[in-house]
RNA sequence: CAAGUAAGACAAAUGUUCGCGGCUGCAGGUGCCGAAAGGCCGCAGGUGAGGAAAGUCCGGGCUUCAUAGGGCCGGAUGCCGGAUAACGUCCGGUGGAGGCGACUCCAAGGAAAGUGCAACAGAAAUAAACCGCCUGCUGAUGCAGGUAAGGGUGGAAAGGCAGUGUAAGAGACUACCGCCCAUCUGGUAACAGAAGGGGCAUAUGUAAACCCCAUUCGAAGCAAGACCGGAAGAAAGCAAUGUGGCUGCCCGUCACGCUUUAGGUAGGUCGCUUGAACCUGCUGGUGACAGCAGGUCUGGAUAGAUGAACAUUCACGACAUAACCCGGCUUAUCGUUUUGCUUGCUUA
Numbered sequence: 001c002a003a004g005u006a007a008g009a010c011a012a013a014u015g016u017u018c019g020c021g022g023c024u025g026c027a028g029g030u031g032c033c034g035a036a037a038g039g040c041c042g043c044a045g046g047u048g049a050g051g052a053a054a055g056u057c058c059g060g061g062c063u064u065c066a067u068a069g070g071g072c073c074g075g076a077u078g079c080c081g082g083a084u085a086a087c088g089u090c091c092g093g094u095g096g097a098g099g100c101g102a103c104u105c106c107a108a109g110g111a112a113a114g115u116g117c118a119a120c121a122g123a124a125a126u127a128a129a130c131c132g133c134c135u136g137c138u139g140a141u142g143c144a145g146g147u148a149a150g151g152g153u154g155g156a157a158a159g160g161c162a163g164u165g166u167a168a169g170a171g172a173c174u175a176c177c178g179c180c181c182a183u184c185u186g187g188u189a190a191c192a193g194a195a196g197g198g199g200c201a202u203a204u205g206u207a208a209a210c211c212c213c214a215u216u217c218g219a220a221g222c223a224a225g226a227c228c229g230g231a232a233g234a235a236a237g238c239a240a241u242g243u244g245g246c247u248g249c250c251c252g253u254c255a256c257g258c259u260u261u262a263g264g265u266a267g268g269u270c271g272c273u274u275g276a277a278c279c280u281g282c283u284g285g286u287g288a289c290a291g292c293a294g295g296u297c298u299g300g301a302u303a304g305a306u307g308a309a310c311a312u313u314c315a316c317g318a319c320a321u322a323a324c325c326c327g328g329c330u331u332a333u334c335g336u337u338u339u340g341c342u343u344g345c346u347u348a
Base pairs, nucleotide, nucleotide: 001344002343003342004341005340006339007338008337009336010335012313013312014311015310016309017308018307020048021047023045024044025043026042028041031040032039033038050319054330055329057328058327059326060325061324062221063220064219065218074217075216076215077214078213079093080092081091082090083089094108095106096105097104098103109212110211114210115209116206117205118204130151131150132147133146134145135144136143137142159177160176162174163173164172178200179198180197181196183194184193185192186191225270226269227268228267234261235260236259237258238257242256243255244254245253246252277296278295279294280293281292282291283290284289314317
């Protein structure tokens, strides 16, 4: 210098003016709306989206309901150890796959319980004789038997390969490799290594097919929910034994007054943003992370604010807009930039 790889940072900048949503302070002799709670109006100050605010896919806080205990059904997860409030996330390992490498990827229990499925090709797909080889019979085409070493088909053909052996063959036997079994050593463990045994009928694959095993899961979600609460209506009581209508009178019936109560509609308040928070430093740890010290306050609406104009500059600006909160995952993204590492080339 080029190509690559891993982990991050930023997300056009500055100024002026106008506008919008919260917050704080000030102001009002009785300002306005409302029964009240509360809200509105003026001025000043300060503040106001993201790395994903997104998808709503996991986990937790919080809230209400449910809940003796156990089971059935159903869902999720699935190598080992750790982190964490928790997780299906993260970290460190093991095993496997890819890459020259830095490094990346894996939903990685069980197919020696059972069931299902496996197109086409092929003689045959869990079951074997099409060709070939060998033996016997036959004058011969051929027929009967043995054989999975060779050919051919297929993703897969009964552990692989070499030898012994045999009529030809075959784990039938032997060495090596693979597999399985139990032992020892190392490791917390997954697992690795060593020496030994079993001839391997444990006879293909598939469990993000049913299923089996282990672990785990109560349900719904801030429109959760808590509080205040008109008007109208309901119930009870009181008073006059009233007034009015049906009706001129009596009875009856309906409506009207005052007080209280319960419910809880309209409406309002809280929940609501101080939090497993953020920043800086130190300590412990390989790391995820934890602890300590100091500092900071950083949207909270409810028809829903975060915008517009102008000026200057540049690389001319992507994906996208909070609605209870937090930790993750996944997906989208113009570009700029930092650090570590790898490979190759060149120069000293």
Record summary:
Bacterial RNase P class A from a bacterium, 348 nucleotides, folded computationally. Model confidence (mean pLDDT): 76 of 100. RNAcentral holds the sequence, with entries from ENA. The gene name in the source record is rnpB. It matches the Rfam family "Bacterial RNase P class A". Gene Ontology terms of the family: dimeric ribonuclease P complex, tRNA processing and ribonuclease P activity.